The RNA shown here (c-di-AMP riboswitch aptamer (ydaO/yuaA leader)) has 132 nucleotides and comes from a Bacilli bacterium. Of the family's consensus pairs, 92% are formed in the model. Rfam family: c-di-AMP riboswitch aptamer (ydaO/yuaA leader). Rfam describes the family as follows. This family represents a conserved RNA structure found upstream of the ydaO and yuaA genes in Bacillus subtilis and related genes in other bacteria. Its family is annotated with regulation of gene expression and cyclic-di-AMP binding in the Gene Ontology. It was read from a public genome assembly, where an Rfam model found it. Model confidence (mean pLDDT): 78 of 100.

[in-house]
RNA sequence: CUAAGUAUACAGCUUAAUUCUCUAACGAGAAGCGGGGGAACCACUUAUUGGGGCGAAUAUUUCGAAAAUAAAUUAGGUUAUCUUUCAAACCGAGCCCGUCAGCUAACCUCGUAAGCUAUGAAAGAAAGAUAU
Numbered sequence: 001c002u003a004a005g006u007a008u009a010c011a012g013c014u015u016a017a018u019u020c021u022c023u024a025a026c027g028a029g030a031a032g033c034g035g036g037g038g039a040a041c042c043a044c045u046u047a048u049u050g051g052g053g054c055g056a057a058u059a060u061u062u063c064g065a066a067a068a069u070a071a072a073u074u075a076g077g078u079u080a081u082c083u084u085u086c087a088a089a090c091c092g093a094g095c096c097c098g099u100c101a102g103c104u105a106a107c108c109u110c111g112u113a114a115g116c117u118a119u120g121a122a123a124g125a126a127a128g129a130u131a132u
Base pairs, nucleotide, nucleotide: 011117012116013115014114018031019030020029021028022027032112033111034110035109036108037107042102050100051097052096053095054094059073060072061071062070076091077090078089079088081125082124083123084122085121086120087119
């Protein structure tokens, strides 16, 4: 220097998805964070070629008679306080509404699950803890 393994985990990662209170329990409520609907003004004019929402997860090509499957690439996204740059390694899914929804103050309404285990360098800016 390279490769592999182990540990570091009462610690962390993706995500809005965390905390608190009441109840014997079932369950209920609140805060925080996040999503949808919904005026005027503005915008769109376009209507089965249906349309729309959450999400980073869109798009192209090839194999295949087609479909399915698979492969390659790609918009975009993740990697330990945060931002930027470089490199490296990964993801690039899935689900829902049901003929219907542009933006949108007031207002109305919904969610708070699930799955995982370690990446370094440089510059800059913050926060927290401990001691005196």